[in-house]
């Protein structure tokens, strides 16, 4: 270093200013934000074999996966019962339904990733008025990243 397994730690940003109104951070006009893997023509270091080279870090909201939450389906228990219905929990790879969202032109051998321009999305549930940015479940779960011991070849 590489497998494995236990533990532990750590994991999410954003309404500023105007307008209308009894009332909006929720409409309207302008503004603001971007989880976790994976791909790499970028940017920084490093190395010699100086090359379309090899390391090594970081690099996509909208390419290719996951992940919360909401429904769907499956199941435990509970209460009712004739039967529908109710309430709290567990599962979901074999559901992917809500569910997402990029194009144009330019440089290359090569780009939905680089530069330029122009667009587009964003769970429920609350609310004096419809919410990605307020308030809640949430001191909560988690994609995953790290470390610490044990073992193994």
């Nucleotide at each position: 270093g590489c497998g494995u397994a236990u533990u532990c730690u750590c994991a999410g940003g954003g309404c500023g200013g105007g307008g209308u109104g009894a009332a909006a951070u929720u409409c309207c006009c302008c503004a603001c934000c971007g989880g976790c893997g994976g791909u790499a023509u970028g940017u920084g270091g490093g190395g010699c074999g100086u090359g379309a080279c090899c390391u090594u870090a970081c690099g996509a909201g909208c390419c290719c996966g996951c992940g919360a939450g909401c429904g769907g389906c499956c199941u435990u228990u509970c209460c009712c019962g004739a039967a529908c219905u109710g309430a709290a929990g567990g599962g979901u790879u074999u559901c992917a339904g809500c569910a997402g969202a990029u194009c144009u032109g330019g440089u290359g051998a090569g780009a939905u990733g680089c530069c330029a321009g122009a667009g587009c999305c964003g769970a429920c549930g609350g609310u004096c008025a419809u919410a990605g940015u307020c308030c809640g479940g949430a001191u909560g779960a988690a994609a995953g990243a790290g470390a610490a011991u044990g073992c193994g070849a």
FMN riboswitch aptamer (RFN element) from Roseobacter denitrificans, 153 nucleotides, folded computationally. NCBI's taxonomy places the organism under Bacteria, Alphaproteobacteria, Rhodobacterales, Roseobacteraceae, Roseobacter. The sequence is in RNAcentral, with records from Rfam and Ribocentre. The coordinates come from a structure-prediction model, not an experiment, and the mean pLDDT is 79.